[in-house]
RNA sequence: ACGGGGAUCGGCUAAUGGUAGGCCCCCGGCCUUUGAACCCGGUGAUGGAGGUUCGAAUCCUUCUCCCCGUA
Numbered sequence: 001a002c003g004g005g006g007a008u009c010g011g012c013u014a015a016u017g018g019u020a021g022g023c024c025c026c027c028g029g030c031c032u033u034u035g036a037a038c039c040c041g042g043u044g045a046u047g048g049a050g051g052u053u054c055g056a057a058u059c060c061u062u063c064u065c066c067c068c069g070u071a
Stems, first nucleotide, its partner, number of pairs: 001070007010024004018054001026042004047063005
């Protein structure tokens, strides 16, 4: 330099173009003499900018970053 793949809560991982969900962590409650565990509830995310569409995490363009390959 070129080609391919990827980027979603703090972490891991889902989501036919139609309310962004689950698990762990964290916080609160319940329980307990205290704590842990169990149980219940809660906070929190689509890498940036445009385009298509009634509607975009998803489709298109471009940029940034990461991984693999070729040179």
A computed fold for a 71-nucleotide RNA from a Gemmataceae bacterium, annotated as transfer RNA. Its Rfam family is "tRNA". It is annotated as a transfer RNA. NCBI's taxonomy places the organism under Bacteria, Pseudomonadati, Planctomycetota, Planctomycetia, Gemmataceae.